[in-house]
RNA sequence: GGAGUCGGCCAGGCAAUCGCUCUGUCGCGAGACAGGGAGGAAAGUCCGGGCUCCAUAGGGCAGGGCGCCAGGUAACGCCUGGGGGGCGCGAGCCCACGGAAAGUGCAACAGAAAGUAUACCGCCCCGCAACCGGCUCCGGCCGGCCAGGGGUAAGGGUGAAAUGGUGCGGUAAGAGCGCACCGCGCAGGUGGCAACACGCUGCGGCUAGGUAAACCCCGCCUGGAGCAAGACCAAAUAGGAAAGCGAUGCCGUGGCCCGCGGCGCUUUCGGGUAGGUCGCUCGAGGCCGCCGGUGACGGCGGUCCCAGAUGAAUGAUUGCCACGGACUCCGGUCCGGACAGAACCCGGCUUAUCGGCCGACUCCCCCU
Numbered sequence: 001g002g003a004g005u006c007g008g009c010c011a012g013g014c015a016a017u018c019g020c021u022c023u024g025u026c027g028c029g030a031g032a033c034a035g036g037g038a039g040g041a042a043a044g045u046c047c048g049g050g051c052u053c054c055a056u057a058g059g060g061c062a063g064g065g066c067g068c069c070a071g072g073u074a075a076c077g078c079c080u081g082g083g084g085g086g087c088g089c090g091a092g093c094c095c096a097c098g099g100a101a102a103g104u105g106c107a108a109c110a111g112a113a114a115g116u117a118u119a120c121c122g123c124c125c126c127g128c129a130a131c132c133g134g135c136u137c138c139g140g141c142c143g144g145c146c147a148g149g150g151g152u153a154a155g156g157g158u159g160a161a162a163u164g165g166u167g168c169g170g171u172a173a174g175a176g177c178g179c180a181c182c183g184c185g186c187a188g189g190u191g192g193c194a195a196c197a198c199g200c201u202g203c204g205g206c207u208a209g210g211u212a213a214a215c216c217c218c219g220c221c222u223g224g225a226g227c228a229a230g231a232c233c234a235a236a237u238a239g240g241a242a243a244g245c246g247a248u249g250c251c252g253u254g255g256c257c258c259g260c261g262g263c264g265c266u267u268u269c270g271g272g273u274a275g276g277u278c279g280c281u282c283g284a285g286g287c288c289g290c291c292g293g294u295g296a297c298g299g300c301g302g303u304c305c306c307a308g309a310u311g312a313a314u315g316a317u318u319g320c321c322a323c324g325g326a327c328u329c330c331g332g333u334c335c336g337g338a339c340a341g342a343a344c345c346c347g348g349c350u351u352a353u354c355g356g357c358c359g360a361c362u363c364c365c366c367c368u
Base pairs, nucleotide, nucleotide: 001364002363003362004361005360006359007358008357009356010355012321013320014319015318016317017316018315020037021036022035023034024033025032026031039339043350044349046348047347048346049345050344051226052225053224054223063222064221065220066219067218068082069081070080071079072078083097084095085094086093087092098217099216103215104214105211106210120156121155122152123151124150125149126148131144132143133142134141135140164182165181166180167179168178169177183206184204185203186202187201188200189198190197191196230278231277232276233275240269241268242267243266244265245264249263250262251261252260253259285304286303287302288301289300290299291298292297323336324335325334326333327332
């Protein structure tokens, strides 16, 4: 100097004028003054919690989710550290990463065969008849070709994938058929909390190919709905309850009377619509320091209060400065600023994003 990897941060600043909203103080009121007023994702609503209500939700079934190990956490499908596998020269990055020697299913095309194996070409053995060639003592003999029968899985070919690999022995040719090494599996040992690692030891000739974001099996988790949750105040309306009043009236029951029930009015209770209040923002909170831990994180101390709207505020204009780009007569002039926008609150993940800053690290080239 170039190329790259990982982590963190900012998201223009100041001023003036005019507005909007919330809180506090003052004021009878109109209003005045003071203070606060979007984000790193407020988004998607994909996970996890707090909080609230419901039939208290303990166990089981169904359904759903998760799935290497250890730790962190209120909890998680998140994070940290580690193991295993894959990619990269490397810094680093990626992985739904339990079980396929329980069962069932699936594997297009090609191929002999897609799983208790099998055999297209080939290789090897036996080999009828005919034919061909050679030899001949003319009787035949030998060889080739070959119908057919058998052996084989070395080699070729198909496929994403073909029943361990290499070598030696062995054989008619071959083959874990035998042996050595490598691989695989099982048991033990050693190290590690564990995942797991290590021929360190023994056993097994290999039996057990792939696929579980296919059914399934195993282990763990899981009640549902959500702030339009829910609580309170309460005009109105329907239906309801109680008490009182009343012509002692009418209706029903009954043959009649008493009785009982219903019809009227008033008051109260209750009800809960419109509307209003609470829930509502001080919280697993922010910042700083120290300590423990590899780290996620935890502990202690100090300090700060930082949006709470509800047809829903958080805005607009102007000037100066900073940043980037274009032009330039080097005095300046013009243009640009993303993604997006709270709605009960937190912890995550994912996605979107103009431009810029900082730190750690890797590789290549050059110079000293």